[in-house]
This record gives sequence, structure tokens and C1' cells, in this order.
RNA sequence: ACAGAUAAAGGCAAACCUGUCGAAAGGCAGGGACGCAAAGCUCAGGAUCUAAACGGCGCAACGCAGAGUACGGGGAAAGAUCUCCAUCAGCCAGCGUGCGACGCAAGAUAGCCUGGCCGCCUAGG
Repeated sequence: ACAGAUAAAGGCAAACCUGUCGAAAGGCAGGGACGCAAAGCUCAGGAUCUAAACGGCGCAACGCAGAGUACGGGGAAAGAUCUCCAUCAGCCAGCGUGCGACGCAAGAUAGCCUGGCCGCCUAGG
């Protein structure tokens, strides 16, 4: 240095329960031990989980806008046009709400893997 025990001194603590924080995944504290030789620290790469916020995209149910506008009917005018009446206008995704998946955006897991940093013990090899 590797490696590692039916060793010694110690350490950590899954599920579950309680409290608490969080939109959630999950975190923290107490109890509790399935396990762990790095189950110490670190989200850099991957993986998985979450979907509240953010981003653009899609949908078009609701509200707003377009609009009491256009079309239609009456009247005035030579005409351009003006005026009155009636009408749930339609198309359209511009804005807001809602819904959806996605992201090189956000969060979580170090007890999922790899990498990085640091560390207790030493029987045999």
C1' cells in the first nucleotide's frame, strides 16, 4: 500500500411509530434495529423518484379581448358614407384560468452505481 477477522475500542441506523418542515419525492428530531468497514463528507457523471415554481410547446372547457364588430333588416344620401334595429355571430389561441406531456429548468436520493475528499482498528495473507 492492498486487503480484512467469530479480535478490540468505538461508530452509523432500514422498515415501522411519534413530532415537525415540504406541493411532492423526501429532510430533520426522538424512539427503533434490517443491515453497514466508509451506511463519514461531496450531486461532478449516470440512474431512479417528484411535478409546486420556471420555460417554451400542445389542447381549447371557462373568462377577457376581438365585438354589439361583420353579415342581416329599416331610414337618410347622387354617392362615399351616416344612422337606427336585431343578433348567444363564426373563424381565430392575443391575455388569464384549467389540463397535458416535455426541458440542457427546479427539487430529492451519497443505505442505487462511478468519480472526488477525509478517516478508526490490525490477527492472518

The RNA shown here (c-di-GMP-I-GGC riboswitch aptamer) has 125 nucleotides and comes from Anaerolinea thermophila. Its mean pLDDT, the model's own confidence on a scale to 100, is 83. Of the family's consensus pairs, 100% are formed in the model.